[in-house]
RNA sequence: GGGGCAUUAGCGCAGCUGGGAGCGCGCCACACUGGCAGUGUGGAGGUCAGGGGUUCGAUCCCCCUAUGCUCCA
Numbered sequence: 001g002g003g004g005c006a007u008u009a010g011c012g013c014a015g016c017u018g019g020g021a022g023c024g025c026g027c028c029a030c031a032c033u034g035g036c037a038g039u040g041u042g043g044a045g046g047u048c049a050g051g052g053g054u055u056c057g058a059u060c061c062c063c064c065u066a067u068g069c070u071c072c073a
Stems, first nucleotide, its partner, number of pairs: 001072007010025004019056001027043006049065005
């Protein structure tokens, strides 16, 4: 220098054929309990890595960029 893959909540990850942004753990509140633990119920938390394009509509498709991993040279 060139190819491929990954990037979604604090952490680990789903997200189908383009239309609802979700799960587990963690966090907060409440209830039960002698109890900081445990269980249950509810809740908060997101620039879907960044920018541009296509589209009525983009986590998803196209282009560029960034970071990490990997292969080739």
The RNA shown here (transfer RNA) has 73 nucleotides and comes from an uncultured Oscillospiraceae bacterium. Its Rfam family is "tRNA". Rfam links the family to the GO term triplet codon-amino acid adaptor activity. The prediction has a mean pLDDT of 81. The sequence was found in a public genome assembly.